[in-house]
């Protein structure tokens, strides 16, 4: 430098044909249970859906562009 791909809660990931309120598990608070601790059960609490801008009545999803990250191809004595 091209070209594909990934970015969504603290971690790992879902999210249907755009559709009206953004979610699981794990982890962390709190409470039940227990001599107690650990599993368990019940409730909580965490989100700038990377970024910016477009489309649309409406965007986590769709279009441009940036931007970090991985993988391939060029370049390179």
């Nucleotide at each position: 430098g091209c070209g594909c791909c990934u970015g969504u809660a603290g971690c790992u990931c879902a999210g249907u044909u755009g559709g009206u309120u953004a979610g699981a598990g794990c982890a962390c608070c709190c409470g039940c249970c227990u001599g107690a601790u650990a599993a368990g059960c019940g409730g909580g609490a965490g989100g700038u859906c990377u970024c910016u801008g477009g489309u649309u009545c409406a965007a986590g999803u769709c279009c441009a562009g940036a931007u970090a990250g991985g993988c391939g191809c060029a370049c390179c004595a």
Model confidence (mean pLDDT): 81 of 100. The RNA shown here (transfer RNA) has 77 nucleotides and comes from a Planctomycetota bacterium. NCBI's taxonomy places the organism under Bacteria, Pseudomonadati, Planctomycetota.